[in-house]
RNA sequence: CCAUCGAACGGGCAAACCAUCGGAAACCAUGGGGCGCAAAACGACCGGCCUAAGGCGACAGCCACGGCAGCGGCGUUACCGAA
Numbered sequence: 001c002c003a004u005c006g007a008a009c010g011g012g013c014a015a016a017c018c019a020u021c022g023g024a025a026a027c028c029a030u031g032g033g034g035c036g037c038a039a040a041a042c043g044a045c046c047g048g049c050c051u052a053a054g055g056c057g058a059c060a061g062c063c064a065c066g067g068c069a070g071c072g073g074c075g076u077u078a079c080c081g082a083a
Stems, first nucleotide, its partner, number of pairs: 005081002012037002017032004022027001035070001041076003045073003048068003054063003
């Protein structure tokens, strides 16, 4: 120095919920708030899940071009340094 790993140090992020905002919705953003997280940083590539404005359908319902990265995988990057 690199890989693996995750004690400590310094820190980091921020679930549910509430308020405001955008959106048809899922959900996003901002502020509060902390359930948790060693990649809970970034990426929608693969799988999965959510929603259905619009489209199809006699109805039931089906469909993503809309979402979820804190569902799993994968890719990229990264602080610290004990065993």

Source information:
Model confidence (mean pLDDT): 89 of 100. A computed fold for an 83-nucleotide RNA from a Rhodospirillales bacterium, annotated as c-di-GMP-I riboswitch aptamer. Of the family's consensus pairs, 95% are formed in the model. It was read from a public genome assembly, where an Rfam model found it. NCBI's taxonomy places the organism under Bacteria, Pseudomonadati, Pseudomonadota, Alphaproteobacteria, Rhodospirillales.